[in-house]
RNA sequence: GGGGAUGUAGCUCAGUGGUUGAGCACAUGCUUUGCAUGUAUAAGGUUCUGGGUUCAAUCCUCAGCAUCUUCA
Numbered sequence: 001g002g003g004g005a006u007g008u009a010g011c012u013c014a015g016u017g018g019u020u021g022a023g024c025a026c027a028u029g030c031u032u033u034g035c036a037u038g039u040a041u042a043a044g045g046u047u048c049u050g051g052g053u054u055c056a057a058u059c060c061u062c063a064g065c066a067u068c069u070u071c072a
Stems, first nucleotide, its partner, number of pairs: 001071007010024004018055001027041004048064005
């Protein structure tokens, strides 16, 4: 330098053109003399950035950025 993949909650990851979820973690309540475990609830999102298409974009498309991988 060329090609490919990925980017979504604090972490690991789903997801679909109709506005976003799970597990773990964190917080609170119950349970206990207390801790742990268990259980319930809550909080937490600029879906990497910027354009385009569309009534509507996390999804389709273009460019860029970061990381990983591959070829030389």